The RNA shown here (TPP riboswitch aptamer (THI element)) has 93 nucleotides and comes from Olivibacter sp. SDN3. Of the family's consensus pairs, 91% are formed in the model. The RNAcentral record of the sequence draws on Rfam.
[in-house]
RNA sequence: UAUUGGCUUUAGGGGUAUUCUUUAAUGAAUUGAGACAGUCCCUUUGAACCUGAUAUGGUUGAUACCGUCGUAGGGAAAAGCGAUAAGAUUCCA
Numbered sequence: 001u002a003u004u005g006g007c008u009u010u011a012g013g014g015g016u017a018u019u020c021u022u023u024a025a026u027g028a029a030u031u032g033a034g035a036c037a038g039u040c041c042c043u044u045u046g047a048a049c050c051u052g053a054u055a056u057g058g059u060u061g062a063u064a065c066c067g068u069c070g071u072a073g074g075g076a077a078a079a080g081c082g083a084u085a086a087g088a089u090u091c092c093a
Base pairs, nucleotide, nucleotide: 001085002084003083004082006081007080008079009078010077011043012042013041014040017030018029019028020027049074050073051072055068056067057066058065
């Protein structure tokens, strides 16, 4: 200097849908990492998440359920320790 399966600390970003019952859900069912929730997920090597979108093709009891769109446009971070490789300098043999 580069890489890194690793480890630690401190910050930050994000979403919360559909249907049934009911006056109303702190109820039930579906999908999912996460659904009035768990540090649940993500942090530029960025599809976590938002816009496009009352989009579009296919499913479903219904849905942002599965795709296309998407090499589109945005989007939140740093430090330390360890390991490996290369180079330079010094010392020894």
Its Rfam family is "TPP riboswitch aptamer (THI element)". Gene Ontology term of the family: thiamine pyrophosphate binding. Rfam's curators write: Vitamin B(1) in its active form thiamin pyrophosphate (TPP) is an essential coenzyme that is synthesised by coupling of pyrimidine and thiazole moieties in bacteria.
Taxonomically the source falls in Olivibacter (Bacteria, Pseudomonadati, Bacteroidota, Sphingobacteriales).